[in-house]
């Protein structure tokens, strides 16, 4: 240099183009003499720029970051 692949909450993953979901952690409350445990609630996210659609996490362009292959 030249192919592929992956990026989604603090972490690990899911979402046939149509209300972002789990689950662990975190916060707050039940309960307990006090913690843990259990239950209840609750906040957090789709790499970055355009594109195409009535509607994109998804499809297409391009970058940025990692991996893998190879000359």
């Nucleotide at each position: 240099g030249g192919g592929g692949g992956u990026g989604u909450c603090g972490g690990u993953u899911a979402a046939c183009g149509g209300u972002a979901a789990a689950c662990c952690a975190g916060u707050g409350g039940u309960c307990u003499c006090c913690a843990a445990a259990a239950c209840c609630a609750c906040g957090a996210c789709u790499g970055g720029g355009g594109g195409u659609u009535c509607g994109a996490u998804u499809c297409c362009c391009u970058c940025c970051a990692c991996c893998c292959c190879u000359g």
Transfer RNA from a Candidatus Levyibacteriota bacterium, 71 nucleotides, folded computationally. It matches the Rfam family "tRNA". Rfam classes the family as a transfer RNA. Its mean pLDDT, the model's own confidence on a scale to 100, is 81.